[in-house]
RNA sequence: UGAGAAUUUGAUCUUGGUUCAGGUUUAAUGCUAGUAGUGUAGAAAAAGGCAUGCAAGUUGAACGGACUUCCGAUUUGUCCUUGGACAUUUCGGGGGUCAGUAGCGGAUGGGUUAGUAAUAUGUGAAUAAUGUACCCUAAACUUGGGAAUAACAGUCAGAAAUGACUGCUAAUACCCAAUGUAGUGCGGAGGUAAUAAUACCUUCAUAUUAAAGUGGGGGAUCCCGUAAGGGACCUUGCGGUUGAGGAACAGUUCACACGAUAUCAUGCUUGUUGGUGAGGUAAUGGCUCACCAAGGCUAAGACGUCUAGGCGGGCUGAGAGGCUGGUCGCCAACACUGGGACUGAAACACUGCCCAGACUCCUAUGGGGGGCUGCAGUCGAGAAUCUUUCGCAAUGGACGCAAGUCUGACGAAGUGACACUAUGUGAGCUAUGAAGGCCUUAGGGUUGUAAGGCUCUUUCGCCAGGGAGAAAGGAUGUGGUGAUAAUAUCAUACACAUCUUGAUAUUACCUGGUAAAGAAGUGCCCGCUAACUUCGUGCCAGCAGCUGCGGUAAUACGGAGGGCACAAGCAUUAACCGGAUUCACUGGGCAUAAAGGGUAUGUAGGCGGAUUGGAUAGUCAGAUAUUAAAUCCCAACACUCAAUGUUGGGCUGUAUUUGAAACUUCCUUUCUAGAGUUAGGACGGAGGAAACGGAAUUCUAUGUGGAGUGGUGAAAUAUGUGGAUACAUGGAAGAACACCUGUGGCGAAAGCGGUUUCUUAGUUUUUUCUGACGCUGAUAUACGAAAGUAUGGGGAGCAAAUGGGAUUAGAUACCCCGGUAGUCCAUACCGUAAACUAUGUGUACUUGAUGUAAAUCGGAUCAACCCGGUUUGUGUCGUAGCAAAUGUGUUAAGUACACCGCCUGGGUAGUACGUCUGCAAAGAUAAAACCCAAAAGAAUUGACGGGGGCUCGCACAAGUAGUGAAGCAUGUGGUUUAAUUCAUCGAUACGUGAGGAACCUUACCCAGGUUUGACAUAUAGUGGACCGACAUAGAAAUAUGUUUUCCCGCAAGGGCCGCUAUACAGGUGCUGCAUGGCUGUCGUCAGUUCGUGCCGUGAGGUGUUAAGUUAAGUCUUUUAACGAACGCAACCCUUACUGUUAGUUGCCAGCAUGUUAUGAUGGGGACUCUAGCGGUACUGUUCGGGUAACCGAAAGGAAGGAGAGGAUGAUGUCAAGUCAGUAUGGCCCUUAUACCUGGGGCUACACACGUGCUGCAAUGGCCGGUACAGAGGGUUGCCACUUUGUAAAAAGGUGCUAAUCUCCAAAGCCGGUUUUAGUUCGGAUUGAGGUCUGCAACUCGACCUCAUGAAGUUGGAAUUACUAGUAAUGACAUUUCAGCUACAGUGUCAUGAAUACGUUCUCGAGCCUUGUACACACCGCCCGUCACACCUUGGGAAUUGGGUUUACCCGAAAAUGCCGAAUCAACCGCAAGGGGAUAGGCAUCUAAGGUAGGCCUAGUGAUUGAGGUGAAGUCGUAACAAGGUAGAUGUACCGGAAGGUGUAUCUGGAUCACCU
Repeated sequence: UGAGAAUUUGAUCUUGGUUCAGGUUUAAUGCUAGUAGUGUAGAAAAAGGCAUGCAAGUUGAACGGACUUCCGAUUUGUCCUUGGACAUUUCGGGGGUCAGUAGCGGAUGGGUUAGUAAUAUGUGAAUAAUGUACCCUAAACUUGGGAAUAACAGUCAGAAAUGACUGCUAAUACCCAAUGUAGUGCGGAGGUAAUAAUACCUUCAUAUUAAAGUGGGGGAUCCCGUAAGGGACCUUGCGGUUGAGGAACAGUUCACACGAUAUCAUGCUUGUUGGUGAGGUAAUGGCUCACCAAGGCUAAGACGUCUAGGCGGGCUGAGAGGCUGGUCGCCAACACUGGGACUGAAACACUGCCCAGACUCCUAUGGGGGGCUGCAGUCGAGAAUCUUUCGCAAUGGACGCAAGUCUGACGAAGUGACACUAUGUGAGCUAUGAAGGCCUUAGGGUUGUAAGGCUCUUUCGCCAGGGAGAAAGGAUGUGGUGAUAAUAUCAUACACAUCUUGAUAUUACCUGGUAAAGAAGUGCCCGCUAACUUCGUGCCAGCAGCUGCGGUAAUACGGAGGGCACAAGCAUUAACCGGAUUCACUGGGCAUAAAGGGUAUGUAGGCGGAUUGGAUAGUCAGAUAUUAAAUCCCAACACUCAAUGUUGGGCUGUAUUUGAAACUUCCUUUCUAGAGUUAGGACGGAGGAAACGGAAUUCUAUGUGGAGUGGUGAAAUAUGUGGAUACAUGGAAGAACACCUGUGGCGAAAGCGGUUUCUUAGUUUUUUCUGACGCUGAUAUACGAAAGUAUGGGGAGCAAAUGGGAUUAGAUACCCCGGUAGUCCAUACCGUAAACUAUGUGUACUUGAUGUAAAUCGGAUCAACCCGGUUUGUGUCGUAGCAAAUGUGUUAAGUACACCGCCUGGGUAGUACGUCUGCAAAGAUAAAACCCAAAAGAAUUGACGGGGGCUCGCACAAGUAGUGAAGCAUGUGGUUUAAUUCAUCGAUACGUGAGGAACCUUACCCAGGUUUGACAUAUAGUGGACCGACAUAGAAAUAUGUUUUCCCGCAAGGGCCGCUAUACAGGUGCUGCAUGGCUGUCGUCAGUUCGUGCCGUGAGGUGUUAAGUUAAGUCUUUUAACGAACGCAACCCUUACUGUUAGUUGCCAGCAUGUUAUGAUGGGGACUCUAGCGGUACUGUUCGGGUAACCGAAAGGAAGGAGAGGAUGAUGUCAAGUCAGUAUGGCCCUUAUACCUGGGGCUACACACGUGCUGCAAUGGCCGGUACAGAGGGUUGCCACUUUGUAAAAAGGUGCUAAUCUCCAAAGCCGGUUUUAGUUCGGAUUGAGGUCUGCAACUCGACCUCAUGAAGUUGGAAUUACUAGUAAUGACAUUUCAGCUACAGUGUCAUGAAUACGUUCUCGAGCCUUGUACACACCGCCCGUCACACCUUGGGAAUUGGGUUUACCCGAAAAUGCCGAAUCAACCGCAAGGGGAUAGGCAUCUAAGGUAGGCCUAGUGAUUGAGGUGAAGUCGUAACAAGGUAGAUGUACCGGAAGGUGUAUCUGGAUCACCU
């Protein structure tokens, strides 16, 4: 010192990717910006090109000189007021400046990162294989000579740059000689190191090798000079020479560490590897050369390619790691590109030289110059990076004795919020919680103590004044000290005095003044993620890190108000680490998610049994050295704090060394448990070869026989009177081996099955021997189903391809008839499969049960059967454990070890390119761009299945009556129209809203009008009535006129009404996808849930399943469940039986009265009836079955197993229906989408559909007679009764606000007629005449009378309802209503059946189970071609670049070698000449260049292939359910496409049956 979240699903767990929150940056961009400090930053790209200025000079105390100036002396001349002035000659001296010679420095400092994967870097060693200028230490020396040359002068060439010749001259330049502390070479002697080799040390002899002077001072002596002065000599400072040591630096070598790539591997290498010798170097070495040998490197990755400066460190991280190397520091490399050397201590040299090249500048065209990857600056390119500043005051460097000069190193300032740090933008009090803004439920809330007001403060800023420190030194002088003969001189890190040095700088800091005065933004607010409202917009505009927002109520877009976060900054983009245990050492996996190689043998490698002794490589401990500084950590200190700085300590490594000895390792001793092996048995479809056998199939011959056969769901093709099929007999051929046969055997796997023989391997039991000989196993080798290939055989059956027939919309398929490769054999290839136990090999350990095979032991037995045990193999179940779960479980997927193989999101893709293999087909190896936010596993709940099981329902079946044909009614669609208002559309719209459109209704259309409105409330003003009646105009609404005319209160005023104005009214306008409420439907189906408990990581399960039973999740039994809720049932209503109570308007048996007759009357409650309250039915009783629930039967009973019917409708489904019943959010209209009025329309009519009515007739029609209801309605009403009319109806009119009065049956029954016909059926249509309602009956009412008399003779495919008082048939009542289209709806009674074997099928439903790639849930999902658009990419004739390489040509400069007849100062020589050197020539080598190829790589590219993506394109339907032919794998052929077929294999196949 370690935090997680979002996102795959309907939900869950897992796997797995994507994304986010954190930190960081040489950053950039957007918006914004007060101050200060610090610097840790500022060209990352074009190592692209550069104008201009500066960046390395210095020394006169090394040297000669030039110029200038001063001083001393001196020569000559001129002038004049005699001593001066001016000019001049010569000599000497001082100061200053400068080119040149000479010395030191220009190899440091500064820049950059191109190259470089090791000639680099880092760490640690080695150098006995090395060098060193300046510096330090100690020592010795510093002697004598010589010849030149620049400068300079003259002449000449050139435009310039620059140069040529002649002449003069100096040195600390150059040369010769002497000396030799000392070095070096050869030799001798001695010593040290473990012998030798060799090295080192000491010593002797010999040879050889040095130097440079200059500044200051000086007494005596000497020398030169006329003199001034100079020198010798002495001294001092700085130098010079020699070798030695040191310091510091440098060269070289070794080990280890330090990127990617094997699609770079039977590879690389010829100075290559080694040796001998030589050369070369400061030094080792093939560093170079000659010769000899043929080596060297490489899977522990050579060689090649790509990328890259390395490190200290930085960022991040809990750490281990990962990424990174800008600034600072160390090292390396580079300096326009390439090559080369020179000088020097050091270079192959950033502002040096030579050559070549590119570029650029000057030019007189002949020829020359240049190199910012120094500082600033400029152009260019870029997302992007500053001033052509000041100063050497400090630090450091070069030169100098020093002063000093130089220093774009450095110190400073400038610029930019680039980063970090600090600080401010005010503080306190104060509520009428002001105004304004925003929101609002209209009350208020919020902005908000915020503003304002009052009282304070003044950091910072601004103005003014003062004012440190950064300064150390230097010069001069005095004193001291030292060198010295010396007081001179010199030195002095000693002391003192005086003078003097600051770029920054208007410094830091302090004081005073000044006014709250001058100083806040940015991003965000759906979730992750802190922060919410409103308006606008309406899948548009837009947002977006991920999931995702936006289609009219957006907290997700845009604005506003408010809020949250950080703050002089904030946010975005880019990049890195983290989260990511998502490459897993710490710290992952591989049965099914990605992942075990098809199998074995075996090489390297890795790992390895027991035991003795030793060693100490690993390991552990101590010490030492190193680990540069900075950074980092710790402690302290200094800037007011901090950033920052200073001081001290620490810091995982490496090396050396000392010890320990358990473990591993190495050596060694022994052992037998691992492994192998001998001998004798046993076992098996193990392999190979040969021979033999019978059944079947086909063909063939003959015979018998005589019409079909064959095949299918059904057919057809095919075959057959030329005799098939069938039957019999004989023959031929090839392939395969029934039964036995078994989750039984063998084999490494693939695989192996008739019998016999030969041969070979294996396993196993007992025994013998060896003594760890073992395990695993990259590369490699061998084997390796089927298909396929080659050659040669063979060919019966089967059968890709293919032909034909069917099926079908099509059918390149499934089915059928044929049929070739192939299948078989031999030989050779191929090398793949779902090559699967989807499970690598080996070893050990860890509870069990039960089969089976082989071997073996024991018991028992005469023997066998049998029983028990052991080992090995092979199955099933299962404990612990494991696992995401499924599952696995001594045959592990448990616990461990050893080794190998493999995986890292999905698609692209096992594809492209490359390579290897193959005759080919193909195989092996194996990417990327791009696209997506998923893809996937297991399990859960549903839904679904042309899956299964059980069960129910007028679901089918059995029946009855219909619909569908006709006419009419009614609704709908469509059409039409000015309008035909609107809604409703599978079931679940269509005689529905509408329970009743002539006007009204009315929403629609046309026309005429009104605008605070037809209707509500309120305010203000005004008037006084309003209403009503009448007249006129008009289609009416309406307008005008006349007439009439208030109430309360004392009053003010109020009420009421009209008008004017304002708020507002009004809307059947939109949204049923914003809603409430109500409703339909699944469905009166039996279901839907909860609490607690239990099971499961979880979604969930259990309960609610199972066995029975029921109408029922009804009940019972069982049961990790026990209970409970909503549903079921019951409670409620009607009805069936009955008791009791009560009798009016109902009833009338008995008693009485009365009538032609009638409960009409008195009376009665018995009966019927009415309507209150009760009773009755509960499987209660009996029998049978059953554990029980319950079922079946019987009795009794009015009713029997829910008696019948109704009301009653669970959780939910369909964004089902309704904004046009009402309510209601939002939106829209406001002289109109509101309101009034007249007329029209909703009633149209080629047609289609639904629902009904009436019929087609004799079970009928018609005529006459006659019987029996219930339930309802009634005062704007029902209407008795009477009269009139053919009738509808009319005229009168009793009763009744109703058990009182009234409205009221028909079929039926009796009799007659009709006799099978478009009729005495049927009644449409049409004509005429009427009645009624109503302002009104034309569009457009109903009814009546007379006349007319269509279609229709029982209805195709299809389809509906109904199980008993039901269907069917018959009528009645009522609702709405002025009237009516009613044949509708709601009810009522009357008459009153048939049939149900049963659950195979159709439809629907319930439960259980199974499969699933579905969850918007099969009206699901989903595959491929084709067409279109866009994106990415492979091939591609060719073309343009880059890199690298081979051979050859050419060959600059330089170096080396050779030549050197030409030329030359120093040394030798009298001289000639010698010695030495140089020019020049040649050779070797070689940069650049050229020619011809090779390889690698990049761009472009007509065109072509593939892949991906894209709301509504085309063709099919391959997959998911048994997906409708189970699917899949390998392979082969075929086809528009998915795909089909053959062959072998797999289960990751459903269902049923059978076997064990």
The RNA shown here (small-subunit ribosomal RNA) has 1556 nucleotides and comes from Eupentacta fraudatrix.
The source organism's lineage runs through Eukaryota, Metazoa, Eumetazoa, Bilateria and Eupentacta.
It matches the Rfam family "Bacterial small subunit ribosomal RNA". Gene Ontology terms of the family: structural constituent of ribosome and ribosome.